RNA sequence: UUCUUAUUAGCUCAAUGGUAGAGCAGAAUACUUCUAAUAUUUUGAUCUAAGUUCGAAUCCUAGAUAAGAAA
Numbered sequence: 001u002u003c004u005u006a007u008u009a010g011c012u013c014a015a016u017g018g019u020a021g022a023g024c025a026g027a028a029u030a031c032u033u034c035u036a037a038u039a040u041u042u043u044g045a046u047c048u049a050a051g052u053u054c055g056a057a058u059c060c061u062a063g064a065u066a067a068g069a070a071a
Base pairs, nucleotide, nucleotide: 001070002069003068004067005066006065007064010024011023012022013021018054026042027041028040029039030038047063048062049061051059
């Protein structure tokens, strides 16, 4: 210098262009003499910008970060 891959909740991961979900973690309530465990409920996220589209996490372009490959 070029190419490829990845970026989604505090963490690990899903998600045919059509309401962004799960597990763990956090909070509340119930249960319990108390704690733990358990049950129920709940908070919380699409790396950034521009574009295509009725509609973008998803498609296109540029950039940022990380990893890898070639030279």
Molecule: transfer RNA
Organism: Talaromyces stipitatus ATCC 10500